[in-house]
Predicted 3D model of a 352-nucleotide part of an RNA (small-subunit ribosomal RNA, central domain) from a metagenome. The RNAcentral record of the full RNA draws on SILVA. It matches the Rfam family "Bacterial small subunit ribosomal RNA". Gene Ontology terms of the family: ribosome and structural constituent of ribosome. Its mean pLDDT, the model's own confidence on a scale to 100, is 88.
Context: one part of a larger RNA
RNA sequence: UUGGGCGUAAAGAGCUCGUAGGCGGUUCGACAAGUCGGGUGUGAAAACUCCGGGCUCAACCCGGAGACGCCACCCGAUACUGUCGUGACUGGAGUCCGGUAGGGGAGUGGGGAAUUCCUGGUGUAGCGGUGAAAUGCGCAGAUAUCAGGAGGAACACCGGUGGCGAAGGCGCCACUCUGGGCCGGUACUGACGCUGAGGAGCGAAAGCGUGGGUAGCAAACAGGAUUAGAUGCCCUGGUAGUCCACGCCGUAAACGUUGGGCACUAGGUGUGGGUCGUUAUCAACGCGAUCCGUGCCGUAGCUAACGCAUUAAGUGCCCCGCCUGGGGAGUACGGCCGCAAGGCUAAAACUC
Numbered sequence: 001u002u003g004g005g006c007g008u009a010a011a012g013a014g015c016u017c018g019u020a021g022g023c024g025g026u027u028c029g030a031c032a033a034g035u036c037g038g039g040u041g042u043g044a045a046a047a048c049u050c051c052g053g054g055c056u057c058a059a060c061c062c063g064g065a066g067a068c069g070c071c072a073c074c075c076g077a078u079a080c081u082g083u084c085g086u087g088a089c090u091g092g093a094g095u096c097c098g099g100u101a102g103g104g105g106a107g108u109g110g111g112g113a114a115u116u117c118c119u120g121g122u123g124u125a126g127c128g129g130u131g132a133a134a135u136g137c138g139c140a141g142a143u144a145u146c147a148g149g150a151g152g153a154a155c156a157c158c159g160g161u162g163g164c165g166a167a168g169g170c171g172c173c174a175c176u177c178u179g180g181g182c183c184g185g186u187a188c189u190g191a192c193g194c195u196g197a198g199g200a201g202c203g204a205a206a207g208c209g210u211g212g213g214u215a216g217c218a219a220a221c222a223g224g225a226u227u228a229g230a231u232g233c234c235c236u237g238g239u240a241g242u243c244c245a246c247g248c249c250g251u252a253a254a255c256g257u258u259g260g261g262c263a264c265u266a267g268g269u270g271u272g273g274g275u276c277g278u279u280a281u282c283a284a285c286g287c288g289a290u291c292c293g294u295g296c297c298g299u300a301g302c303u304a305a306c307g308c309a310u311u312a313a314g315u316g317c318c319c320c321g322c323c324u325g326g327g328g329a330g331u332a333c334g335g336c337c338g339c340a341a342g343g344c345u346a347a348a349a350c351u352c
Base pairs, nucleotide, nucleotide: 003324004323005322006321007306008305012320014202015201016200017199021195022194023193025089026088027087028085029084030083031082033081034080035077036076037075038074039073040072041071048066049065050064051063052062053061054060092192093189094188095187096185097184098183099182100181104178105177106176107175108174109173110172111155116150117149118148119147120146121145122144126137127136163170164169207248208247209246210245211244212243216242217241221237222236223235224234259319260318261317262316263315264314267297268296269295270294271293272292273291274290275289276288277287278286301308302307325352326351327350334345335344336343337342
């Protein structure tokens, strides 16, 4: 390289939007570019195939015939692909109308529990902490308890195997602004679609810059223990940080370790959101059907096994990303980005 692969062996980009490109529903007609057939030209010799011949055979050699990718031109075919049409269609996609669930996002205001601190009351000798202790706090009145106050952060129960979001993620209450989904109707547009190299945006925690804030917790740090030692685990303290605003960083076991889209392929049983049906009428419940989501079990099939199994890791098609023995190394160098920390891209020698 051809290939073969990517849940766990190497391998799915953290996620989304989207440019180029690739791919693309049903139908009619035209063209004949791709495609297919025929012809002509070209297709040196050698090699190859067949026939014949020469070295005693063969290899080898000689003669004859055939064949020769591709290409150009001409003629023809029109199923498929393509191109064209102020073509047509509605199943894909979208719009509209009516409902509906939700911790989806942003901002503003409010609430109670608890911790800590402050003030006052009651009250007295301990409290705290551990395996046991000590450091620490306390007669200048602690701990405990009652009342009042301050401030910051997080929202018990409900809570779920449950919901929402593209992912990161999202949970007290109310209001304002705002995104998406699902169901039903089937009025409208008429392929407007899928994917997506580059690119752009979003992106936990930690970290960085400026300013603020700081109750609790707590890297660093200090002390007490433990120990042979103890730069730890345990304890008492405690600063960055954790919180807010704005701006950076751009990483992760960013995981379902499983890219996105469409279609097809037994079922059973939970659960969340709709719609419809059912009982002599209404309604709740129940039951049944159906659409969307989310779990468990399981058939065929797949898999090295484990397992997956209509939410596929089954069967197919389209597009993108990625892998190619271990170490060296996600490193060096260079480039780009960043205030920095560092990130992205990414080798080789050598070695097994």